Predicted 3D model of a 374-nucleotide RNA (Bacterial RNase P class A) from Psychromonas sp. SA13A. Its Rfam family is "Bacterial RNase P class A". By type it is a ribozyme. The prediction has a mean pLDDT of 77. The model forms 97% of the base pairs in the Rfam consensus. It was read from a public genome assembly, where an Rfam model found it.
RNA sequence: GGAGUUGGCCAGAUCGUCGCCGCUUUGAUUGCUUUAGAUGUAUUUCUAGAGUAUUGAAAAGGGGAGGAAAGUCCGGGCUUCAAAGGGCAGGGUGCCAGGUAACGCCUGGGUAGCGCGAGCUAACGACAAGUGCAGCAGAGAGGAGACCGCCUGCUAAUUUAUUAGUAGGUAAGGGUGAAAGGGUGCGGUAAGAGCGCACCGGCUAGUGGGUAAUCAUUAGUGCAAGGUAAACUCCACCCGAAGCAAAACCAAAUAGGCUUCCUGAGGCAUGGCCCAUGCUGGAAGCGGGUAGGUUGCUUGAGCCUGUGAGUGAUUGCAGGCCUAGACGAAUGACGAUUCAACGACAGAACCCGGCUUAUCGGCCAACUCCAACC
Numbered sequence: 001g002g003a004g005u006u007g008g009c010c011a012g013a014u015c016g017u018c019g020c021c022g023c024u025u026u027g028a029u030u031g032c033u034u035u036a037g038a039u040g041u042a043u044u045u046c047u048a049g050a051g052u053a054u055u056g057a058a059a060a061g062g063g064g065a066g067g068a069a070a071g072u073c074c075g076g077g078c079u080u081c082a083a084a085g086g087g088c089a090g091g092g093u094g095c096c097a098g099g100u101a102a103c104g105c106c107u108g109g110g111u112a113g114c115g116c117g118a119g120c121u122a123a124c125g126a127c128a129a130g131u132g133c134a135g136c137a138g139a140g141a142g143g144a145g146a147c148c149g150c151c152u153g154c155u156a157a158u159u160u161a162u163u164a165g166u167a168g169g170u171a172a173g174g175g176u177g178a179a180a181g182g183g184u185g186c187g188g189u190a191a192g193a194g195c196g197c198a199c200c201g202g203c204u205a206g207u208g209g210g211u212a213a214u215c216a217u218u219a220g221u222g223c224a225a226g227g228u229a230a231a232c233u234c235c236a237c238c239c240g241a242a243g244c245a246a247a248a249c250c251a252a253a254u255a256g257g258c259u260u261c262c263u264g265a266g267g268c269a270u271g272g273c274c275c276a277u278g279c280u281g282g283a284a285g286c287g288g289g290u291a292g293g294u295u296g297c298u299u300g301a302g303c304c305u306g307u308g309a310g311u312g313a314u315u316g317c318a319g320g321c322c323u324a325g326a327c328g329a330a331u332g333a334c335g336a337u338u339c340a341a342c343g344a345c346a347g348a349a350c351c352c353g354g355c356u357u358a359u360c361g362g363c364c365a366a367c368u369c370c371a372a373c374c
Stems, first nucleotide, its partner, number of pairs: 001370010012338007020064002023061004030053009066345001070356002073354005078243004085275004090239005095109005110124001111122004125234002130232002132228002147174002149170009182200006201223001202221008247295004257286006266280004302321008
């Protein structure tokens, strides 16, 4: 100097002018109730107070979209079923140990694979419980095989060594295929073959390190029945359902309408089926009315700083902070200065922890490889 790997941070800031939304404080005005006085035939009307509220002009203060707000893929909090269980079916996860409210997430480790390396990826339990699947080719595709070959015997021909037929042996060589009954080498054999041996591999039994996954090592044994479970399946562990359009309250309106079916040993009851339990009717269709307001709605498994423990995820203690809650849906425009940011991807709607996807520009730290110079 170049090329990479991993992790973290930012998404503008300050000032001014105009505009929008909600919160806090003050609060004109308005509605209702009530007291006193005046007016007045009476109903009523006016003035001054008090109380109250689904009344709220105006002013001041401080606040107002994301790292993914997206996907709706997981896990929960919360609400209802509901007084609240068991089983089956069904679904999810799948190496080990930790973290967490929990998870299919995160952290650390193991194994396998990829990369020169820093590092990255893993849908990582079981095929000797069973059943499937693998076209074509090939002799034969799983308790599977003899096409071409190699060797021996017999018969015939014959150039005495070959050819053909037949019987037997063989699976080392060739061929087919993605894959052909462990691999390499030596010996042995009529020719061969774990037939025997050595080294790998497999299986069995120990020893040592490690919480464990697993790693290393010793001994024995010629020993083998392939692949696939993101095929069905088996094993281990886990799992109620629906969802803020959940639900709670207030006000108002209507047709406590009509028809059909099951019917009290019945029927109904937030995934399906059964049992249990609870309640006492239930289901379908036609027709009619209302759809207005308030709550839920933002103080949270919250954030920041310091310090302790831990390899780490994370967590203890102390202190500080309050950070959008809209409801046909607010947060915008202009100008100046500054800066790494003038822009990409892109807009909250019950909240939170993750994962995945999209993406402009920039900053910081550590590590790896290559080249040159000293």